[in-house]
Context: one part of a larger RNA
RNA sequence: CCGACUUGUCGGGCCCGUCUUGAAACACGGACCAAGGAGUGCAGGGCGGCAGCGAGUCUGGGGGCGGGAGGCCCGCGGGCGGAGCGAGGGCUGGACGCGACGUUGCGAGCUGCUGCGCUGCGACCCGGUAGACGGUGAACUAUGCCUGGGCUGGACGAAGGCAGGGGAAACUCUGGUGGAGGUCCUGAGCCGUUCUGACGUUCAACUCGAUGGCAGGACCUGGGUGUAGGGGCGAAAGACCAAUCGAACUGUCUGGUAGCUGGUUCCCCCCGAAAUGUCCCGCAGGACAGCGGGUGCCGAGCAAGCAGAUCUGUGCGGUAGAGAGAAUGGCUGGGUCCUCGGUGCGCGUGCGUGCCUGGGCACUCUCAAACUCCGAAUGUGCAGGGCGGCCGCGGCAGGGCGGGGCUGCGGGAUUGGCGGUGCCUAGUGGGCUGGCCCUGGUAAGCAGGGCUGGCGAAGAGGGAUGAACCUGGUGCGUGGAUAAGGCGCCCCAGGGCGGCGCAGAGAGACCGGAAGGAGGUGCGCGAGUCGGGACAGCAGGGCGGUGGCCAUAGAAGUUGGCAUCCGCUAAGAAGCGUGUUGCAACGUACCUGCCGAACUCGCGUGCGCCGAAAAUGGACGGUGCUGAGCCGGCGGCCGAUUCCAGGCAGCGCUGGGAGUGGCAGCGCUAGUAGGGGGGCGCGCGGGCUGCGGGGAAGUGCCGGCGCGUGCUGGGAUGGAGCAGCCAGCGGUGCGGAUCUUGGU
Numbered sequence: 001c002c003g004a005c006u007u008g009u010c011g012g013g014c015c016c017g018u019c020u021u022g023a024a025a026c027a028c029g030g031a032c033c034a035a036g037g038a039g040u041g042c043a044g045g046g047c048g049g050c051a052g053c054g055a056g057u058c059u060g061g062g063g064g065c066g067g068g069a070g071g072c073c074c075g076c077g078g079g080c081g082g083a084g085c086g087a088g089g090g091c092u093g094g095a096c097g098c099g100a101c102g103u104u105g106c107g108a109g110c111u112g113c114u115g116c117g118c119u120g121c122g123a124c125c126c127g128g129u130a131g132a133c134g135g136u137g138a139a140c141u142a143u144g145c146c147u148g149g150g151c152u153g154g155a156c157g158a159a160g161g162c163a164g165g166g167g168a169a170a171c172u173c174u175g176g177u178g179g180a181g182g183u184c185c186u187g188a189g190c191c192g193u194u195c196u197g198a199c200g201u202u203c204a205a206c207u208c209g210a211u212g213g214c215a216g217g218a219c220c221u222g223g224g225u226g227u228a229g230g231g232g233c234g235a236a237a238g239a240c241c242a243a244u245c246g247a248a249c250u251g252u253c254u255g256g257u258a259g260c261u262g263g264u265u266c267c268c269c270c271c272g273a274a275a276u277g278u279c280c281c282g283c284a285g286g287a288c289a290g291c292g293g294g295u296g297c298c299g300a301g302c303a304a305g306c307a308g309a310u311c312u313g314u315g316c317g318g319u320a321g322a323g324a325g326a327a328u329g330g331c332u333g334g335g336u337c338c339u340c341g342g343u344g345c346g347c348g349u350g351c352g353u354g355c356c357u358g359g360g361c362a363c364u365c366u367c368a369a370a371c372u373c374c375g376a377a378u379g380u381g382c383a384g385g386g387c388g389g390c391c392g393c394g395g396c397a398g399g400g401c402g403g404g405g406c407u408g409c410g411g412g413a414u415u416g417g418c419g420g421u422g423c424c425u426a427g428u429g430g431g432c433u434g435g436c437c438c439u440g441g442u443a444a445g446c447a448g449g450g451c452u453g454g455c456g457a458a459g460a461g462g463g464a465u466g467a468a469c470c471u472g473g474u475g476c477g478u479g480g481a482u483a484a485g486g487c488g489c490c491c492c493a494g495g496g497c498g499g500c501g502c503a504g505a506g507a508g509a510c511c512g513g514a515a516g517g518a519g520g521u522g523c524g525c526g527a528g529u530c531g532g533g534a535c536a537g538c539a540g541g542g543c544g545g546u547g548g549c550c551a552u553a554g555a556a557g558u559u560g561g562c563a564u565c566c567g568c569u570a571a572g573a574a575g576c577g578u579g580u581u582g583c584a585a586c587g588u589a590c591c592u593g594c595c596g597a598a599c600u601c602g603c604g605u606g607c608g609c610c611g612a613a614a615a616u617g618g619a620c621g622g623u624g625c626u627g628a629g630c631c632g633g634c635g636g637c638c639g640a641u642u643c644c645a646g647g648c649a650g651c652g653c654u655g656g657g658a659g660u661g662g663c664a665g666c667g668c669u670a671g672u673a674g675g676g677g678g679g680c681g682c683g684c685g686g687g688c689u690g691c692g693g694g695g696a697a698g699u700g701c702c703g704g705c706g707c708g709u710g711c712u713g714g715g716a717u718g719g720a721g722c723a724g725c726c727a728g729c730g731g732u733g734c735g736g737a738u739c740u741u742g743g744u
């Protein structure tokens, strides 16, 4: 100095796996450890790779030579290939050419091994409820039959019979006798009502106690025997048929099937989706297409061709807007005209006129997704070479014009970028969301669409917090500069200005509070008044005709109706309030004096206030702040995996004949499902080479190397096996499956 481990402090940091648009979730699985534990084998055909032979190739038999394994020779078969065409019929196709005729051709496969994907088989693993076939059960229990066994004491007191009484008799009364009964109480026995008692890891997978039901009967019970699973048996409860019954138990089919749930095991590198269309007894699923990957071929290498582009030229369109004295349709007002309809009036029989209504005309107001005389933006189709010479064509004849063939010159808008074309094949087919544009809906963090971007599958900085917002697309580290966003302290970085605002206020997009109201204040706009003196304040005046007229019980300015004049004045209402039964009285308008400069009203807008209600106690992120709030503007600074510089790693491309190696240059590096490539580790047998009692494997400790899976050294323990390399073969890698077994 470096590494490992442990501990302290500080900063960041929610729990993995999983289904899901979305999981830290108050969604599910997961206490811990060990061991076990899931895409395999066979067959078929498809595509790719490798190899042998090749117009063939692979194969089954036979015969011969030879002593003979092998080998050589002869011959017979089979498979695939080596050439097709085809009347008619069926199915299919639309990207534009084809037939006849002539000519030129007619194409490389077979076999083996292997990789990938598919199909069939248990088919990646675990999991059903069901279904089928064959057996075993009536030792439990149900019920029939056969044959045995068992049942205390008492109560009630049927028939019958006896005696006595009555009666002509039939018969009847009384007393005792008698001992019937799915009769009563109770013991044994059987049962099991209530305590919803005890017990409830129990005495017991149904027991114990008390209480209770039956207790000579449809009673209880032993033995024997019969009835068997869609079957029995059932005083019927779907009860019971061996602790199992709305179809027993057991074996097999069977590893049944599951479009459903869960799980599915080492590392690194490269690329990288879809939640859409069509069809389906389709809606939790598939097939085909789309999107991804892998691997070829063709043509190129500043070209040509290409484009989610720009520009230019030329087409397409009927949306936004606009229009209504343009068409269609709607709509307000007024005007005018006309005829008819309704109705009224006048005059007196057809005219005039009023009203209503309908129509027309010229205007006015206001409208349309299914209106349009107009008509964008965005979008979309096509094109981007020209000139000269020769030949020939068209239309009106030449010239001129248009287009065609050959040829010469020439390389011809901008930008970006190699372009084209096969084969094989995965996942996906629940989406969600911002902006803009629509539809439904009162609305929604609602539902359904279009375009584009994002999340899904995206980490990082910011928005305190956060799938989607803002910044920004990321190998590993160093230094510098920035983005969004920030700069009292928490917390890296702040100062100086202008304006506003004082509420138990305010404090940054998405992110969340309105209509409305009212008051404080700032700014603005429009009116009006004012040195001929306004506004406000104080003071004086505020009269007469007249008690205007009418109505009224009354009405003198002030109940109501009508009218609202004149005179004198500086001014004074036929009256704006209070008041009276009516007057009166007091104010107001109006005039004047004092005062001496702005005043009054309305509207718009900034900030603040009300409007403003929810369940644990609470949130501009906290503290707090009068700025550290709001608005504006000036410098500085902080701040990311962004940008810049240089270092290193990996991947790709390029550089001379080739190369995966070396060197150099340039570019790139996120990632779920998924694809591809390269590796690590385990077991087994084979080959090669080694190690080991002078101590193998294993184990624990301390080190080294590698991006990583992992490899490896030392000393200790251990005491007999072990490793590397080359290929090969796999029952080959665990954290999850309410996984299995064992242990704690």
Stems, first nucleotide, its partner, number of pairs: 015030004031744006039264001041121004046116008056080005062074004124263002127260001131253006142227009151217001153185003156181001160177001162175005189214003194210002197208002229245001231241002266679006276289005290428002292425008306416002309414002311384006321374001322372002328368003333363001335361003341356006386409006393402002431455010460471003475648002478645004485638003488623003495634001497632004506625001516610002520607010537594005543567003548562003573588001576587003649669007680733001682730003686726006698717002701714005
Predicted 3D model of a 744-nucleotide part of an RNA (large-subunit ribosomal RNA, domain II) from Nitrospira sp. The source organism's lineage runs through Bacteria, Pseudomonadati, Nitrospiria, Nitrospiraceae and Nitrospira. The full RNA is in RNAcentral, with records from ENA. Its Rfam family is "Eukaryotic large subunit ribosomal RNA". Its family is annotated with structural constituent of ribosome and ribosome in the Gene Ontology. Its mean pLDDT, the model's own confidence on a scale to 100, is 81.